[in-house]
RNA sequence: GGAGCAGACCAGGUGGUCGCCGUUCCCCCCGAGGGAACGGAGGAAAGUCCGAGCUCCGCAGGGCAGGAUGGUCGCUAACGGCGACUGGGGGCGACCCUAAGGAAAGUGCCACAGAAAAGAUACCGCCUGCAUAUGCAGGUAAGGGUGAAAAGGCGAGGUAAGAGCUCACCAGUUUCCCGGGUGACCGGGAAAGCUUGGUAAACCCCAUCCGGAGCAAGACCGAAUAGGAGAACGUUUGAGGGCGGCCCGUCCGAAGUUCUCGGGUAGCGUCGCUUGAGGCGGCAGGCAACUGCCGUCCCAGAUGAAUGACCACCGCCACCCGGCCGGCAACGGCCGUGUGGAACAGAACUCGGCUUACGGUCUGGUCCGGCA
RNA sequence: GCGGGAGUAGCUCAGGGGCUAGAGCGUCAGCCUUCCAAGCUGAGGGUCGCGGGUUCGAAUCCCGUUUCCCGCUCCA
Numbered sequence: 001g002g003a004g005c006a007g008a009c010c011a012g013g014u015g016g017u018c019g020c021c022g023u024u025c026c027c028c029c030c031g032a033g034g035g036a037a038c039g040g041a042g043g044a045a046a047g048u049c050c051g052a053g054c055u056c057c058g059c060a061g062g063g064c065a066g067g068a069u070g071g072u073c074g075c076u077a078a079c080g081g082c083g084a085c086u087g088g089g090g091g092c093g094a095c096c097c098u099a100a101g102g103a104a105a106g107u108g109c110c111a112c113a114g115a116a117a118a119g120a121u122a123c124c125g126c127c128u129g130c131a132u133a134u135g136c137a138g139g140u141a142a143g144g145g146u147g148a149a150a151a152g153g154c155g156a157g158g159u160a161a162g163a164g165c166u167c168a169c170c171a172g173u174u175u176c177c178c179g180g181g182u183g184a185c186c187g188g189g190a191a192a193g194c195u196u197g198g199u200a201a202a203c204c205c206c207a208u209c210c211g212g213a214g215c216a217a218g219a220c221c222g223a224a225u226a227g228g229a230g231a232a233c234g235u236u237u238g239a240g241g242g243c244g245g246c247c248c249g250u251c252c253g254a255a256g257u258u259c260u261c262g263g264g265u266a267g268c269g270u271c272g273c274u275u276g277a278g279g280c281g282g283c284a285g286g287c288a289a290c291u292g293c294c295g296u297c298c299c300a301g302a303u304g305a306a307u308g309a310c311c312a313c314c315g316c317c318a319c320c321c322g323g324c325c326g327g328c329a330a331c332g333g334c335c336g337u338g339u340g341g342a343a344c345a346g347a348a349c350u351c352g353g354c355u356u357a358c359g360g361u362c363u364g365g366u367c368c369g370g371c372a
Numbered sequence: 373g374c375g376g377g378a379g380u381a382g383c384u385c386a387g388g389g390g391c392u393a394g395a396g397c398g399u400c401a402g403c404c405u406u407c408c409a410a411g412c413u414g415a416g417g418g419u420c421g422c423g424g425g426u427u428c429g430a431a432u433c434c435c436g437u438u439u440c441c442c443g444c445u446c447c448a
Base pairs, nucleotide, nucleotide: 001368002367003366005364006363007362008361009360010359012314013313014312015311016310017309018308020040021039022038023037024036025035026034027033042344046355047354049353050352051351052350053349054214055213056212057211061248062247063246064245066210067209068208069207070206071085072084073083074082075081086100087098088097089096090095101205102204106203107202108199109198110197123144124143125140126139127138128137129136130135152170153169155167156166157165171195173192174191175190176189177188178187179186180185218271219270220269221267228261229260230259231258232257233256240252241251242250263447264446278297279296280295281294282293283292284291285290316341317340318339319338321336322335323334324333325332326331373444374443375442376441377440378439379438382397383396384395385394390428399415400414401413402412403411421437422436423435424434425433
């Protein structure tokens, strides 16, 4: 110098002029008028992918169906999130990724090729017998060939030829024992059967969890009072509703209910609406996620939707030119002038995460190259 | 703001793990006709919205992203 990795932080500042939204106060000619002070977007406010608070459904019981998650231990209000660790994988490395239960419960699928795609099979080859230059019957998975994947690997014995058929070693599976760990798991040993293909982001099985809707929830004031047409079901054989896919159960319902079309009305309305699992600082515990205690602060609430525009100076980054300094060198730093640049993006009930978009600074590792 | 759905040829749609993704209409060429239309024959046309993953193999399964479409309040 180049490439790459991890983490933290920032999201320009000050002043002036003109505006916008909210709260409090003041003035007046009382009107959605004027003035003053204070406050006024983000790390993602975004996507709406998860989890909660909050509100309503008569607190919601049981079963089926459905959905979600899936190593272990912890954190948390909760989570599909986070932290640490285990196993697996990638990278020379710093480091990163991991939907990571079960295929020895059952079912399905594995195109083409191939003899055969899972407990079966003989295309070539090898061997035996009979007939005989070819064929028939049988044995054989060691060899060839196919495929993404071929029935443990290698050697010896064995055999007509072969084969875990037998044996030694190695790999793997299951069971048991010992040691370590809270645990996933790790290390060591023994036995068995000789070996069991892949796929569960295929159905499924196992374990755990899940009532539904969402601030257009919901409450209040105001406006409107028209009640028309059609269809379906029903009036004790009980429609329909709470109840969300279904059933049971339970409550309401003794008459209408539901749907479609058509009709009426609606405000610069009020609350919910911002004090909250809240921010900042310190101390303590913990590897960490996080938690506890103390102190301090109040920090947007708009509703076609405010949080802006212009000017000046300063700061930041890149580049050209000039000067100076350090160094043996590769090279680095500072100053001045000029030009250019500054991203992604805008709260809409509120939090905790995830994901996606995006400019820059700093710190600490890694690999490669150059020079001395 | 909240909830739901869909992207496959120029257009409308099939296909829901398997070899080279199809159909209708449209386009082009040839035949037919004096010519046109209709008819017959043939051809061309596809990043299956985009990126990643699972799998031997993805339009299809899963995750992310992007574009488009639909619904919502009161009375009755």
Predicted 3D model of RNase P RNA and transfer RNA as a complex of 448 nucleotides. It holds a member of the Rfam family "Bacterial RNase P class A". Rfam classes the family as a ribozyme. The prediction has a mean pLDDT of 77.